[in-house]
Context: one part of a larger RNA
RNA sequence: CUGCAUUGAAGGAACUCGGCAAAAUGCCUCCGUAAGUUCGCGAGAAGGAGGCCCCGUUUGUAGGCAACUGCAGGCGGGGGGCACAGACUAGGGGGUGGCGACUGUUUAUUAAAAACACAGGGCUCUGCGAAGCCGUAAGGCGACGUAUAGGGUCUGACGCCUGCCCGGUGCCGGAAGGUUAAGAGGAGGUGUGCAAGCACCGAAUUGAAGCCCCGGUAAACGGCGGCCGUAACUAUAACGGUCCUAAGGUAGCGAAAUUCCUUGUCGGGUAAGUUCCGACCUGCACGAAUGGCGUAACGACUUCCCCGCUGUCUCCAAUGCAGACUCA
Repeated sequence: CUGCAUUGAAGGAACUCGGCAAAAUGCCUCCGUAAGUUCGCGAGAAGGAGGCCCCGUUUGUAGGCAACUGCAGGCGGGGGGCACAGACUAGGGGGUGGCGACUGUUUAUUAAAAACACAGGGCUCUGCGAAGCCGUAAGGCGACGUAUAGGGUCUGACGCCUGCCCGGUGCCGGAAGGUUAAGAGGAGGUGUGCAAGCACCGAAUUGAAGCCCCGGUAAACGGCGGCCGUAACUAUAACGGUCCUAAGGUAGCGAAAUUCCUUGUCGGGUAAGUUCCGACCUGCACGAAUGGCGUAACGACUUCCCCGCUGUCUCCAAUGCAGACUCA
RNA backbone atom coordinates (compact mmCIF):
# COMPACT_ATOMS: atom_id res chain seq x y z
C1' C A 1 0.00 0.00 0.00
C1' U A 2 -4.35 -3.69 -1.15
C1' G A 3 -8.63 -6.75 0.55
C1' C A 4 -12.03 -8.08 4.57
C1' A A 5 -13.51 -6.51 9.46
C1' U A 6 -13.70 -3.51 14.36
C1' U A 7 -13.30 1.27 16.78
C1' G A 8 -12.93 6.68 16.74
C1' A A 9 -12.24 13.42 19.53
C1' A A 10 -15.23 17.72 17.53
C1' G A 11 -18.58 18.40 13.56
C1' G A 12 -22.79 15.59 11.13
C1' A A 13 -23.99 14.95 4.13
C1' A A 14 -19.87 20.04 4.43
C1' C A 15 -18.95 13.92 0.38
C1' U A 16 -21.17 12.89 -4.20
C1' C A 17 -24.45 12.90 -10.49
C1' G A 18 -27.13 10.98 -6.32
C1' G A 19 -26.65 9.67 1.48
C1' C A 20 -23.65 5.18 -3.22
C1' A A 21 -21.69 2.57 0.98
C1' A A 22 -21.99 2.36 6.09
C1' A A 23 -24.47 3.65 10.49
C1' A A 24 -29.12 3.82 12.73
C1' U A 25 -34.21 1.27 13.45
C1' G A 26 -35.51 -3.80 14.76
C1' C A 27 -38.99 -8.35 19.43
C1' C A 28 -43.37 -8.42 22.85
C1' U A 29 -47.08 -5.66 25.97
C1' C A 30 -49.49 -1.02 26.94
C1' C A 31 -50.64 4.15 25.61
C1' G A 32 -51.23 6.93 21.32
C1' U A 33 -51.77 7.83 16.07
C1' A A 34 -52.61 13.12 10.99
C1' A A 35 -53.92 14.68 6.02
C1' G A 36 -56.41 12.06 2.49
C1' U A 37 -59.92 8.12 1.19
C1' U A 38 -62.89 4.13 -3.52
C1' C A 39 -64.71 3.88 4.02
C1' G A 40 -61.48 -1.37 2.70
C1' C A 41 -57.53 1.64 3.96
C1' G A 42 -53.76 5.10 5.31
C1' A A 43 -51.42 2.19 10.13
C1' G A 44 -46.47 -1.27 12.75
C1' A A 45 -48.60 5.87 10.64
C1' A A 46 -45.91 9.27 13.64
C1' G A 47 -44.60 9.46 18.84
C1' G A 48 -43.93 7.44 23.89
C1' A A 49 -43.56 3.97 28.30
C1' G A 50 -42.43 -0.83 30.27
C1' G A 51 -39.47 -5.69 30.01
C1' C A 52 -34.04 -8.87 34.86
C1' C A 53 -34.22 -10.76 40.16
C1' C A 54 -36.48 -10.93 45.34
C1' C A 55 -40.51 -10.05 49.02
C1' G A 56 -45.49 -8.80 50.52
C1' U A 57 -50.58 -8.33 49.29
C1' U A 58 -54.73 -9.30 46.20
C1' U A 59 -58.34 -11.23 41.93
C1' G A 60 -59.94 -15.13 38.69
C1' U A 61 -59.51 -20.20 37.38
C1' A A 62 -58.04 -25.66 37.88
C1' G A 63 -56.62 -29.38 41.50
C1' G A 64 -56.68 -30.49 46.86
C1' C A 65 -60.13 -32.12 53.23
C1' A A 66 -56.53 -28.57 54.25
C1' A A 67 -51.72 -26.52 54.09
C1' C A 68 -50.75 -25.30 49.45
C1' U A 69 -49.60 -25.92 44.11
C1' G A 70 -50.24 -24.83 38.61
C1' C A 71 -51.96 -21.07 35.08
C1' A A 72 -53.59 -15.88 33.95
C1' G A 73 -53.44 -11.08 36.09
C1' G A 74 -53.71 -6.33 39.65
C1' C A 75 -51.24 -3.33 43.49
C1' G A 76 -47.13 -2.11 46.85
C1' G A 77 -41.97 -2.47 48.52
C1' G A 78 -36.92 -3.75 47.69
C1' G A 79 -31.95 -5.74 45.09
C1' G A 80 -27.70 -6.04 41.65
C1' G A 81 -25.12 -4.85 36.92
C1' C A 82 -21.89 -0.44 32.18
C1' A A 83 -25.82 -2.80 29.88
C1' C A 84 -32.32 -6.76 31.92
C1' A A 85 -36.24 -8.05 23.98
C1' G A 86 -28.32 -8.29 27.94
C1' A A 87 -25.76 -13.03 22.60
C1' C A 88 -27.99 -14.47 17.82
C1' U A 89 -32.22 -13.24 15.19
C1' A A 90 -34.74 -8.76 14.25
C1' G A 91 -38.86 -2.36 10.03
C1' G A 92 -35.24 3.75 9.83
C1' G A 93 -39.18 7.39 9.63
C1' G A 94 -41.91 11.70 7.60
C1' G A 95 -43.48 15.37 3.73
C1' U A 96 -44.19 16.70 -1.75
C1' G A 97 -44.42 16.00 -7.09
C1' G A 98 -44.11 12.66 -11.87
C1' C A 99 -45.43 7.94 -14.18
C1' G A 100 -48.10 3.40 -14.04
C1' A A 101 -54.49 2.03 -10.99
C1' C A 102 -53.43 -2.56 -8.35
C1' U A 103 -50.99 -8.52 -7.53
C1' G A 104 -48.32 -10.01 -11.74
C1' U A 105 -44.65 -10.35 -16.64
C1' U A 106 -39.86 -9.14 -19.25
C1' U A 107 -34.25 -8.37 -22.35
C1' A A 108 -31.32 -16.89 -19.30
C1' U A 109 -25.53 -13.84 -19.68
C1' U A 110 -24.83 -5.07 -18.89
C1' A A 111 -31.77 -2.65 -18.93
C1' A A 112 -37.19 -5.05 -13.86
C1' A A 113 -38.93 0.05 -15.78
C1' A A 114 -42.84 4.88 -16.76
C1' A A 115 -42.08 -1.07 -21.03
C1' C A 116 -45.70 -5.85 -21.44
C1' A A 117 -49.98 -7.93 -19.21
C1' C A 118 -54.37 -6.90 -16.54
C1' A A 119 -59.88 -6.49 -14.90
C1' G A 120 -62.96 -2.76 -17.37
C1' G A 121 -64.42 0.12 -22.19
C1' G A 122 -65.22 0.60 -27.60
C1' C A 123 -65.18 -0.73 -32.81
C1' U A 124 -65.42 -4.70 -36.20
C1' C A 125 -66.02 -9.76 -38.35
C1' U A 126 -68.66 -14.47 -37.63
C1' G A 127 -75.77 -17.87 -38.16
C1' C A 128 -72.35 -22.83 -37.74
C1' G A 129 -69.65 -27.54 -42.82
C1' A A 130 -69.12 -19.97 -38.58
C1' A A 131 -65.41 -16.32 -39.08
C1' G A 132 -60.14 -16.87 -38.44
C1' C A 133 -55.82 -20.23 -38.59
C1' C A 134 -52.61 -24.84 -40.17
C1' G A 135 -52.41 -28.21 -44.44
C1' U A 136 -51.36 -29.57 -51.87
C1' A A 137 -55.29 -32.53 -50.00
C1' A A 138 -57.79 -35.67 -46.77
C1' G A 139 -58.12 -33.62 -42.33
C1' G A 140 -57.41 -30.65 -37.87
C1' C A 141 -57.69 -26.28 -34.30
C1' G A 142 -61.71 -22.96 -33.33
C1' A A 143 -65.26 -26.47 -30.19
C1' C A 144 -67.56 -31.86 -28.29
C1' G A 145 -68.28 -24.25 -28.23
C1' U A 146 -73.17 -21.42 -30.96
C1' A A 147 -73.62 -14.09 -30.85
C1' U A 148 -74.09 -13.52 -22.58
C1' A A 149 -70.09 -17.50 -28.11
C1' G A 150 -65.55 -17.22 -30.99
C1' G A 151 -61.76 -14.23 -33.98
C1' G A 152 -59.29 -9.34 -35.07
C1' U A 153 -57.97 -4.44 -33.44
C1' C A 154 -57.46 -0.11 -30.23
C1' U A 155 -57.74 1.66 -25.20
C1' G A 156 -56.33 0.20 -20.17
C1' A A 157 -59.08 0.02 -12.46
C1' C A 158 -62.21 3.93 -10.73
C1' G A 159 -64.33 9.27 -11.21
C1' C A 160 -65.67 13.48 -14.70
C1' C A 161 -65.59 13.24 -19.83
C1' U A 162 -64.39 12.01 -24.86
C1' G A 163 -65.56 18.33 -29.11
C1' C A 164 -65.29 19.75 -34.91
C1' C A 165 -63.86 17.63 -40.00
C1' C A 166 -66.03 12.19 -44.58
C1' G A 167 -62.12 16.76 -49.00
C1' G A 168 -57.77 12.51 -49.33
C1' U A 169 -56.95 7.00 -48.01
C1' G A 170 -59.53 2.68 -46.17
C1' C A 171 -64.07 0.08 -45.20
C1' C A 172 -69.49 -0.52 -45.96
C1' G A 173 -73.84 0.25 -49.11
C1' G A 174 -75.82 1.52 -54.13
C1' A A 175 -76.86 0.40 -58.87
C1' A A 176 -78.88 4.34 -63.44
C1' G A 177 -74.95 5.88 -66.62
C1' G A 178 -69.45 5.84 -68.48
C1' U A 179 -65.10 2.64 -69.19
C1' U A 180 -63.79 -2.55 -69.77
C1' A A 181 -61.15 -8.85 -70.81
C1' A A 182 -61.97 -13.49 -72.81
C1' G A 183 -66.16 -14.99 -75.23
C1' A A 184 -70.49 -14.12 -78.62
C1' G A 185 -71.14 -11.60 -83.29
C1' G A 186 -70.14 -11.24 -88.13
C1' A A 187 -70.73 -6.08 -92.29
C1' G A 188 -66.52 -6.18 -95.12
C1' G A 189 -61.77 -7.81 -96.85
C1' U A 190 -56.91 -10.71 -97.91
C1' G A 191 -54.02 -15.20 -99.61
C1' U A 192 -54.47 -19.50 -102.66
C1' G A 193 -57.08 -22.42 -106.21
C1' C A 194 -60.11 -23.42 -112.91
C1' A A 195 -63.71 -24.06 -109.29
C1' A A 196 -65.90 -26.19 -104.99
C1' G A 197 -63.23 -24.96 -101.08
C1' C A 198 -59.31 -24.12 -97.45
C1' A A 199 -56.72 -20.55 -94.40
C1' C A 200 -56.55 -15.69 -92.34
C1' C A 201 -57.77 -10.46 -91.01
C1' G A 202 -61.95 -8.14 -89.23
C1' A A 203 -66.17 -3.03 -88.29
C1' A A 204 -71.06 -2.35 -85.85
C1' U A 205 -73.46 -4.81 -81.84
C1' U A 206 -73.24 -7.76 -77.26
C1' G A 207 -70.04 -9.06 -72.71
C1' A A 208 -68.60 -9.46 -65.45
C1' A A 209 -66.05 -7.91 -61.31
C1' G A 210 -63.10 -3.67 -60.86
C1' C A 211 -62.49 1.56 -61.68
C1' C A 212 -65.19 6.26 -62.60
C1' C A 213 -69.79 7.71 -60.24
C1' C A 214 -73.67 8.42 -55.84
C1' G A 215 -74.12 7.98 -50.51
C1' G A 216 -72.54 6.46 -45.38
C1' U A 217 -68.62 5.80 -41.80
C1' A A 218 -63.36 8.92 -37.38
C1' A A 219 -63.16 4.53 -29.83
C1' A A 220 -61.38 3.64 -39.17
C1' C A 221 -55.89 5.76 -41.22
C1' G A 222 -55.86 10.64 -40.29
C1' G A 223 -56.66 16.39 -39.99
C1' C A 224 -58.19 20.26 -36.57
C1' G A 225 -55.48 28.25 -40.43
C1' G A 226 -53.49 33.31 -41.96
C1' C A 227 -53.39 38.75 -42.39
C1' C A 228 -55.25 43.70 -40.96
C1' G A 229 -57.93 47.16 -37.94
C1' U A 230 -60.64 48.61 -33.45
C1' A A 231 -62.35 50.83 -26.45
C1' A A 232 -62.43 58.06 -22.44
C1' C A 233 -53.59 57.68 -20.68
C1' U A 234 -51.05 53.47 -22.20
C1' A A 235 -51.59 48.46 -22.99
C1' U A 236 -54.85 44.76 -24.57
C1' A A 237 -58.90 43.58 -27.85
C1' A A 238 -65.09 41.37 -26.08
C1' C A 239 -65.85 43.66 -31.72
C1' G A 240 -65.14 44.27 -37.23
C1' G A 241 -62.93 43.34 -42.22
C1' U A 242 -60.58 40.01 -45.56
C1' C A 243 -58.19 35.43 -47.73
C1' C A 244 -58.08 30.21 -47.60
C1' U A 245 -60.07 25.29 -45.86
C1' A A 246 -63.10 19.09 -45.52
C1' A A 247 -63.01 21.48 -40.85
C1' G A 248 -60.04 25.41 -38.46
C1' G A 249 -58.23 22.61 -31.50
C1' U A 250 -63.99 22.50 -27.78
C1' A A 251 -63.54 20.81 -22.29
C1' G A 252 -59.43 20.08 -19.52
C1' C A 253 -54.24 20.74 -18.86
C1' G A 254 -49.91 23.79 -19.88
C1' A A 255 -41.78 26.31 -19.48
C1' A A 256 -44.95 19.84 -18.75
C1' A A 257 -41.12 12.52 -19.08
C1' U A 258 -43.73 17.69 -24.21
C1' U A 259 -40.80 24.89 -23.80
C1' C A 260 -36.11 26.01 -28.63
C1' C A 261 -35.26 31.10 -26.94
C1' U A 262 -34.65 29.56 -21.08
C1' U A 263 -31.39 29.42 -15.33
C1' G A 264 -38.79 32.67 -19.05
C1' U A 265 -41.35 35.89 -14.99
C1' C A 266 -43.53 35.96 -10.02
C1' G A 267 -44.10 33.41 -5.31
C1' G A 268 -42.22 29.33 -1.69
C1' G A 269 -38.28 26.62 0.44
C1' U A 270 -32.02 27.89 1.41
C1' A A 271 -27.38 32.53 4.12
C1' A A 272 -26.84 31.26 -1.05
C1' G A 273 -31.54 26.79 -5.32
C1' U A 274 -29.74 25.69 -13.85
C1' U A 275 -33.01 20.93 -9.78
C1' C A 276 -37.93 21.01 -6.76
C1' C A 277 -43.11 22.90 -5.45
C1' G A 278 -47.22 26.65 -6.55
C1' A A 279 -48.75 30.17 -10.22
C1' C A 280 -48.76 32.98 -15.05
C1' C A 281 -49.74 31.56 -20.60
C1' U A 282 -45.79 34.25 -25.12
C1' G A 283 -48.37 25.85 -26.11
C1' C A 284 -40.72 26.83 -31.14
C1' A A 285 -43.88 21.86 -31.32
C1' C A 286 -50.41 19.62 -25.22
C1' G A 287 -55.25 17.99 -26.13
C1' A A 288 -59.51 14.29 -25.73
C1' A A 289 -59.76 5.56 -26.26
C1' U A 290 -51.90 6.65 -31.08
C1' G A 291 -57.50 8.75 -25.11
C1' G A 292 -57.81 14.23 -21.95
C1' C A 293 -57.81 15.66 -16.85
C1' G A 294 -58.06 13.94 -11.76
C1' U A 295 -57.41 9.96 -8.26
C1' A A 296 -57.33 6.57 -2.35
C1' A A 297 -54.26 2.18 -2.23
C1' C A 298 -49.90 -0.05 -4.30
C1' G A 299 -44.13 0.45 -6.44
C1' A A 300 -36.36 -3.23 -5.24
C1' C A 301 -39.59 2.96 -10.44
C1' U A 302 -38.28 8.37 -10.41
C1' U A 303 -37.74 14.18 -8.54
C1' C A 304 -37.15 17.48 -4.39
C1' C A 305 -37.19 18.47 1.04
C1' C A 306 -36.94 17.22 6.42
C1' C A 307 -35.95 14.21 11.17
C1' G A 308 -32.82 10.39 13.04
C1' C A 309 -28.08 8.29 11.99
C1' U A 310 -23.41 7.86 10.85
C1' G A 311 -15.51 7.82 8.68
C1' U A 312 -19.55 9.70 2.75
C1' C A 313 -16.73 13.97 4.13
C1' U A 314 -13.53 18.14 7.02
C1' C A 315 -8.96 14.48 7.58
C1' C A 316 -7.57 10.80 8.46
C1' A A 317 -5.90 7.35 12.58
C1' A A 318 -5.47 2.82 15.37
C1' U A 319 -6.22 -2.42 15.83
C1' G A 320 -7.21 -7.71 14.02
C1' C A 321 -6.86 -11.23 9.93
C1' A A 322 -5.00 -12.25 4.79
C1' G A 323 -1.68 -10.52 1.00
C1' A A 324 2.05 -7.40 -1.13
C1' C A 325 7.24 -6.03 0.48
C1' U A 326 12.40 -7.14 3.04
C1' C A 327 15.52 -10.94 5.06
C1' A A 328 16.50 -16.20 5.89